Small-subunit ribosomal RNA from an uncultured bacterium, 1408 nucleotides, folded computationally.

RNA sequence: GAUGAACGCUGGCGGUCUGCUUAACACAUGCAAGUCGAACGGAACUCUUCGGAGUUUAGUGGCGGACGGGUGAGUAACGCGUGAGAAUCUGCCUUCAGGUUGGGGACAACAGUUGGAAACGACUGCUAAUACCCAAUGUGCCGCGAGGUGAAAGCUUAGUGCCUGAAGAUGAGCUCGCGUCUGAUUAGCUAGUUGGUGAGGUAAUGGCUUACCAAGGCGACGAUCAGUAGCUGGUCUGAGAGGACGAUCAGCCACACGGGAACUGAGACACGGUCCCGACUCCUACGGGGGGCAGCAGUGAGGAAUAUUCGGCAAUGGGGGGAACCCUGACCGAGCAACGCCGCGUGGAGGAUGACGGUUUUCGGAUUGUAAACUCCUUUUCUGGGGGAAGAGCAAGGACGGUAGCCAAGGAAUAAGUGUCGGCUAACUACGUGCCAGCAGCCGCGGUAAAACGUAGGACGCAAGCGUUAUCCGGAAUUACUGGGCGUAAAGCGCGCGCAGGCGGGCGAACAAGUCAUCCGUGAAAGCUCCCGGCUAAACUGGGAGAGGUCGGAUGAGACUGUUUGUCUGGAGGGUGGUAGAGGAGUGUGGAAUUCUGCGUGUAGUGGUGAAAUGCGUAGAUAUGCAGAGGAACACCAGUGGCGAAGGCGGCACUCUGGGCCACACCUGACGCUGAGGCGCGAAAGCAUGGGGAGCGAACGGGAUUAGAAACCCCGGUAGUCCAUGCCGUAAACGAUGUGCACUGGAUGUUCGGGCGUCGCAAGACGCUUGAGUGUCGAAGCAAACGCGAUAAGUGCACCGCCUGGGGAGUACGGUCGCAAGGCUAAAACUCAAAGGAAUUGACGGGGGCCCGCACAAGCAGCGGAGCGUGUGGUUUAAUUCGAGGCUACGCGAAGAACCUUACCUGGGCUUGACAUGCAAGUGGUAGAGAAGUGAAAGCGGAUCGACCCUUCGGGGAGCUUGCACAGGUGCUGCAUGGCUGUCGUCAGCUCGUGUCGUGAGAUGUUCGGUUAAGUCCGAAAACGAGCGCAACCCUUGGUGCUAGUUACAGGUGUCUAGCGCGACUGCCCGCGGCAAGCGGGAGGAAGGUGGGGAUGACGUCAAGUCAGCAUGGCCUUUAUGUCCAGGGCUACACACACGCUACAAUGGGCGGUACAAUGGGUCGCGAAGCCGCGAGGUGGAGCCAAUCCUGAAAAGCCGUUCGUAGUUCGGAUUGCAGGCUGCAACUCGCCUGCAUGAAGUCGGAGUUGCUAGUAAACGCAAAUCAGCACGUUGCGUUGAAUACGUUCCCGGGCCUUGUACACACCGCCCGUCACGUCAUGGGAGCUGGUAACACCUGAAGUCGGUGACCUAACCCUAUCUUCGGAUGGGGGAGGAGCUGCCUAGGGUGGGGCCGAUGACUGGGACG
Repeated sequence: GAUGAACGCUGGCGGUCUGCUUAACACAUGCAAGUCGAACGGAACUCUUCGGAGUUUAGUGGCGGACGGGUGAGUAACGCGUGAGAAUCUGCCUUCAGGUUGGGGACAACAGUUGGAAACGACUGCUAAUACCCAAUGUGCCGCGAGGUGAAAGCUUAGUGCCUGAAGAUGAGCUCGCGUCUGAUUAGCUAGUUGGUGAGGUAAUGGCUUACCAAGGCGACGAUCAGUAGCUGGUCUGAGAGGACGAUCAGCCACACGGGAACUGAGACACGGUCCCGACUCCUACGGGGGGCAGCAGUGAGGAAUAUUCGGCAAUGGGGGGAACCCUGACCGAGCAACGCCGCGUGGAGGAUGACGGUUUUCGGAUUGUAAACUCCUUUUCUGGGGGAAGAGCAAGGACGGUAGCCAAGGAAUAAGUGUCGGCUAACUACGUGCCAGCAGCCGCGGUAAAACGUAGGACGCAAGCGUUAUCCGGAAUUACUGGGCGUAAAGCGCGCGCAGGCGGGCGAACAAGUCAUCCGUGAAAGCUCCCGGCUAAACUGGGAGAGGUCGGAUGAGACUGUUUGUCUGGAGGGUGGUAGAGGAGUGUGGAAUUCUGCGUGUAGUGGUGAAAUGCGUAGAUAUGCAGAGGAACACCAGUGGCGAAGGCGGCACUCUGGGCCACACCUGACGCUGAGGCGCGAAAGCAUGGGGAGCGAACGGGAUUAGAAACCCCGGUAGUCCAUGCCGUAAACGAUGUGCACUGGAUGUUCGGGCGUCGCAAGACGCUUGAGUGUCGAAGCAAACGCGAUAAGUGCACCGCCUGGGGAGUACGGUCGCAAGGCUAAAACUCAAAGGAAUUGACGGGGGCCCGCACAAGCAGCGGAGCGUGUGGUUUAAUUCGAGGCUACGCGAAGAACCUUACCUGGGCUUGACAUGCAAGUGGUAGAGAAGUGAAAGCGGAUCGACCCUUCGGGGAGCUUGCACAGGUGCUGCAUGGCUGUCGUCAGCUCGUGUCGUGAGAUGUUCGGUUAAGUCCGAAAACGAGCGCAACCCUUGGUGCUAGUUACAGGUGUCUAGCGCGACUGCCCGCGGCAAGCGGGAGGAAGGUGGGGAUGACGUCAAGUCAGCAUGGCCUUUAUGUCCAGGGCUACACACACGCUACAAUGGGCGGUACAAUGGGUCGCGAAGCCGCGAGGUGGAGCCAAUCCUGAAAAGCCGUUCGUAGUUCGGAUUGCAGGCUGCAACUCGCCUGCAUGAAGUCGGAGUUGCUAGUAAACGCAAAUCAGCACGUUGCGUUGAAUACGUUCCCGGGCCUUGUACACACCGCCCGUCACGUCAUGGGAGCUGGUAACACCUGAAGUCGGUGACCUAACCCUAUCUUCGGAUGGGGGAGGAGCUGCCUAGGGUGGGGCCGAUGACUGGGACG
């Protein structure tokens, strides 16, 4: 785009088409084919002037029922289309010619009798004709001829019929060329089959039929068989070529309940005729009969689905008739249906405060929207009214129809839906929902902010329709003729030989099949295109022209192809002379090695592995010497070397044998190329028979490994491997690249020939060149890229094979080959939205290379065991609030939970609220304070006291009360967010601009060689530069100069304090280095190669953490999830983990004496001296807003003494008692002191942490938080080590490279079994249908044949009678009934073929 459509929602009008696609299923009822009295006799009725006339029509007769109408079952066919043809017929019609004479006998109707329920008959008798018969004539026909055969019908007087013949027209029958669907998993078919002769038959040719004879005919150019199908003009689509279809209209065919058959006729084997068989159905008196809508309506059924039991013969056409006329469900019309096409309308113009309402909102607005209202106007349509056609040559006659069209009137009146709005694809917001409900053509949406679901508003599209479904074509170059491919995406047969076929060298000649040109015929009409016309226009329709072909004929051309013929040598083949080679087959033969055997020497192991063990060995192995046996394979040479078609071929010699290459240009003269089928060859494994068997070695045994080990490793070992003969016929049979020929730059190896040159005595070497092979790199070109590139995957030609999304599946079934294994050929159902190629960037690897880090190693101290502290999990609980969860949660948020904090629980209160803002109203003893009482408190309560600012003196503000808006929420979502933070990681990386390369993703730069802590620097380099990172700039510390100095010192200097400078830069020297960057060493220096430390954290990753710090969208809550209060809880305790403290002691504990810091803090504070207390502490209050005073004692250390290896004079948990301090308050639940008590613990399993120097370790001090509470945290100083060979390994990281089926990126992806569910399918003992044949039996009707003793009016012969008209009888001829033969529908029996359905069980498959 299209449709004979259907379904959903909706529906105003007109014109014009179309309307059972399914059950060729069954049909009630009515109608669809009759007509003629001018062929005939009769009957009934009417009229009558009684002469007759008229009307109707059952029968005889004629013509028509073979047309028109329906359907598409069958048919793959001369059925249809197209074009030819000869052996034919043709009623009615037209033309021409001739004729139409004379006779005869019947049968219906009718009458009578009679059978039957009916349908329908039977017998007897009468009768007419344009019915029937005989004779005559006869142009005709047959026959060479003689001769034979052979017609007629009247009625009426205008005519019209009839018979015969000739011709025409029309119609029909027959034959042939070409065209006309699918399957080869259908390859052979055929007996009247193919041809001939005779005969028969037909309108006519013909095996059409029959007898005989011959053995043919068809088929790979697809016979036969099977499936499907009416064919065509045309229709739809498409640029076309094509593809699909064959409704309506038109041509042809076939069919008429299924099957068979003939009759009549001009024509039928006959839709509304006949006979028979069958199925179905109806009537019946059970004896027997009737029927055929695939005609028009209509009914049932089937189905998603398809109309009125309408009007009329007015028109067109048909039948009959002389005509009038009759008949006509053909046809013309109307009805139903938006089924299609075409047209019209549902109003037009103005109208902004951009109304109301709706939706939305950032609350300003935006949008619906000039839309509405409102004003003016119009009347297609609609309503009622008036008048009213054409369609009829002439007079009447119109179903449609009071229709179309016309006139005036009325009034915006009667008239809009449907689909969509994530992308494709035009159109966006809100709410609801929360992987639910749902959507979906593909991709895909939906798991709490959905433009994708549902609704609403708005928008977009089309519009009396709009969507959906189904189907066809297109897009699809996605079957490729036009117009595709096959190295890796699907696709080259494993290789050759070769029949058919296809294609084929140069120069002539002939022919004219192909080809080309012109002309003629035909290609129906309709349709299509163009032009013109008719309905207002369009759809629709009339006229004209054109287009449309593998068509037929005629004439011509002769290039090309073809055919025939002549000739040529370039293709091909042959000849002669050379030449290389693991080419093939057979027969011999050789040495090395392994194994075995014999003998000798010799002794305890050997063998094997990552390590072992099994194995072998004291019965003597392994090792070693000599000799022998046997089988298999041939080291070195050996080479991207050679040969072969491929598979493949390797010691040496001989015999037989195939092919190649080179040179010469002697011969033949296109002999060629390819090659469907076919035939042959064809690795390994395997099979059969017979040999052989050393080594190796499936299966198998044993030993190891392992969670297991049906494996990898080891010890054995059968088939096999070898030979002969025969099968098999497959491989990643690969160059994943068919064969042949031609053409198209080069460079460089190598093998084998030929020529020339140089050197050489020669062998030969080298160089140039020419052929044949075999490699590498590359130009052009090709290619998706990778790559190919004279050995093409380039450019062409010829021929063959093969491909058409993945899976199912190279499977099933069938066929065929095979001994088997199995091979070849080769589907479908179903299922998925991909499967795949090449390349890119990452990530990953029990891949590679380089490098780094307390990463390992080397060390030191720990943790893991004990007790205690703290955190977490778990458990418990009314609550044990919440968060943090590998590293990167767990002394974390928390720099400090008794109340408070506090978010949790229980209970008691409040409700505009504990807090903010606005509005309205109220309030003057107002706000505020607040006694008694009650209560756990909050709260309730309310005696009493009692204000402020401004003022124009009215009042206003503030306050309070009430109400409305609102407050409030540590309620949820860190996966809606901001901000902040952790981590990789202080790792050296992450990017950009321009250029260049690539179709592109991307690459280059950033890689490479060095170097560095560093993408740090240098060099090279299609890159050149730049940015964020690194480094430096900042702070601190170490040296020093200067300046200043209070409180440091008694003073001065100085230490010190704090401010400004200097100092370090590989600057200098030596070596290494490419003499670059830099590295090693050294000097000087307080400090040396970033001096130490800090701050500083690239692009990004982890939907990392935090809604409970803060902020914030959305959601939820509002007498509660808010708020106030009391008490409790966060402190629980069988356990588990994490981080710490204290220890286990003598390098120690206790006691005494004694020495040396730094960072800090202090007025609601630090708090001295003195005094009291064993002590915590108390008292006291000096001094200090601090370099001034206080904290303040530093501790380990040093000196002396004691303890003597013990659960202790170690260790201090736990518990009791007595105290102190803070605080409203230490019960749950603080810290400290004294006395007493004196637990575990004697150095810690597997494992694991920190640290590289002023570091670890040890020691104490201070501060923040804080009323009080520090084993934690953050700082400070004191004492002060050990070790680092090194980078194999563990962990983490950086760069380059490689593989990848990963990209959520290895915590990835993914295979198979098993279990369950669903689905389709193969096999299957069978069971059950369908279908076309075959064999035999039976066989209706009927044609033809035979017979015909029975029947018989017309004609012939004859006899008798006669009224002479005729009648009767006999015989014959002709015909028939009956019987019978052949054929045959159908039926039966039988064995097979093909196709389905179903089947216990079973096989695999797909999806979940």